[in-house]
Predicted 3D model of a 101-nucleotide RNA (SAM riboswitch aptamer (S box leader)) from Rarobacter incanus. The coordinates come from a structure-prediction model, not an experiment, and the mean pLDDT is 84.
């Protein structure tokens, strides 16, 4: 970088640095915040998307293998830990993972 696929009403929080808004945008509500939010690091958790680990089935294949689809683990990659993506409506919505270039 485009745009395919899946998820987004569960689950998890404490130190340290700043210091004034903040819950992505709009409109309207609700909240959070100088008894320090947000946001950065640190250390813990939470969870199981991908990879590792273990099968059986089904497809496509001369085969190898590929693609789906169960289970287990928390070792590796990421993710995420106020409120439903806080709510309602809106929009060329958005955010994470995954796959492709």
């Nucleotide at each position: 970088c485009g745009a395919c696929c899946a998820u987004c009403c569960a689950g998890a929080g404490c130190g340290g640095c700043u210091g004034a808004g903040a819950g992505a945008c709009c409109u309207g509500g609700c909240u959070c915040a100088a008894c320090g939010a947000c946001g950065c690091c640190g250390c813990a958790g939470c969870a199981a998307c991908c990879c590792c680990c273990c099968g059986g089935u089904g497809c496509a294949g001369a085969a190898a293998u590929g693609c789906a689809u169960g289970g287990a683990c928390a070792g590796g990659g990421u993710g995420c830990u106020a409120c439903c993506g806080c709510c309602a409506g809106g929009a060329a919505c958005g955010a994470u993972g995954g796959a492709g270039c």